[in-house]
Context: one part of a larger RNA
Molecule: large-subunit ribosomal RNA, domain IV
Organism: Planctomycetota bacterium
RNA sequence: CGGUGGUUAAGGAACUCUGCAAAUUGACCCCGUAAGUUCGCGAUAAGGGGUGCCCUUGGGGUUGAAAGGCCCUGGGGGCCACAGUAAAUCGGCUCUUGCGACUGUUUAUCAAAAACACAGGUCUCUGCCAACUCGUAAGAGGAUGUAUAGAGACUGACGCCUGCCCGGUGCCGGUAGGUUAAGGAAGGAGGUUAGCCGCUUCGGCGGUGAAGCUUGCGACCGAAGCCCCGGUAAACGGCGGCCGUAACUAUGACGGUCCUAAGGUAGCGAAGUUCCUUGUCGGGUAAGUUCCGACCUGCAUGAAAGGCGUAACGACAGGAGCACUGUCUCAACCACCGACCCG
Numbered sequence: 001c002g003g004u005g006g007u008u009a010a011g012g013a014a015c016u017c018u019g020c021a022a023a024u025u026g027a028c029c030c031c032g033u034a035a036g037u038u039c040g041c042g043a044u045a046a047g048g049g050g051u052g053c054c055c056u057u058g059g060g061g062u063u064g065a066a067a068g069g070c071c072c073u074g075g076g077g078g079c080c081a082c083a084g085u086a087a088a089u090c091g092g093c094u095c096u097u098g099c100g101a102c103u104g105u106u107u108a109u110c111a112a113a114a115a116c117a118c119a120g121g122u123c124u125c126u127g128c129c130a131a132c133u134c135g136u137a138a139g140a141g142g143a144u145g146u147a148u149a150g151a152g153a154c155u156g157a158c159g160c161c162u163g164c165c166c167g168g169u170g171c172c173g174g175u176a177g178g179u180u181a182a183g184g185a186a187g188g189a190g191g192u193u194a195g196c197c198g199c200u201u202c203g204g205c206g207g208u209g210a211a212g213c214u215u216g217c218g219a220c221c222g223a224a225g226c227c228c229c230g231g232u233a234a235a236c237g238g239c240g241g242c243c244g245u246a247a248c249u250a251u252g253a254c255g256g257u258c259c260u261a262a263g264g265u266a267g268c269g270a271a272g273u274u275c276c277u278u279g280u281c282g283g284g285u286a287a288g289u290u291c292c293g294a295c296c297u298g299c300a301u302g303a304a305a306g307g308c309g310u311a312a313c314g315a316c317a318g319g320a321g322c323a324c325u326g327u328c329u330c331a332a333c334c335a336c337c338g339a340c341c342c343g
Stems, first nucleotide, its partner, number of pairs: 001338008010329002014327001019324001027051005036041001038157001052079012080084001092322007099314002104116002120155007132141003158309004163239003168236002170232005177227003183221002187217001189215004195208005240258005267301001268298001279295005
């Protein structure tokens, strides 16, 4: 000097990112217990008191023939100590806000959470040799199930709710018209040449040219799809700007205009979302970039990527208080183990 324990005057969070760590609390019995609430809870709420040993006297139970033993429980009197759950084991508490309803699950080896899951809600698909999944297939799962079933997607108890837009994309439906593949195919065109005509040095050459074979076109026929016509947002998604206006001022119920598929409804709001920002006001403090309640100018909230509430729950996150403390003012000492020094 370090580690692990222990004690500490006065103060008591002044420490610090943070009461991290430590301390407090603690068992059982009795009294007592608020707001809120889904009436179950909250609750060991909170907050108090008691607990040893001896003598004496009742009640109840059990066993037993009885005596007696064992168990539960009440009253009275007394004794000792600083201390009677004498050691060990053994909740600190309260108020408030956010998030997630809850019990659960998770990054084996830096994250346990507000993430995942969850009952509940909604949509879509699936009529059974189901849809869907695995497999080239046979086959298997789904399921020895059958729409109160199974699969996929989103949301996430409960309460109150879930607005407007179908123009784009997707999906579903529709079939008149447009477009459209392979394939089929009337037809015409080219190549080749048996024949015919002409020329010939008889070797052939030029012209024309049926059938066949062949090459490349091809009117027309031709499905789904696409175009087109509808529907659909708890499908993917989206949900405006400028100017003016009321008899102080300010504000703008109101008006005008441009654009749009439609211009954000209810609710919430400086929010886990607010840049400017430590916004402004109020509360709490002597003093508060955090916190709580408001305001609304929402840079860039908003309704199942759900909106707003919510009792209970949480090794979750923020703020405040009581208790308590070596966290600190400010350090000291003790025990043990290291390090270090001497031998």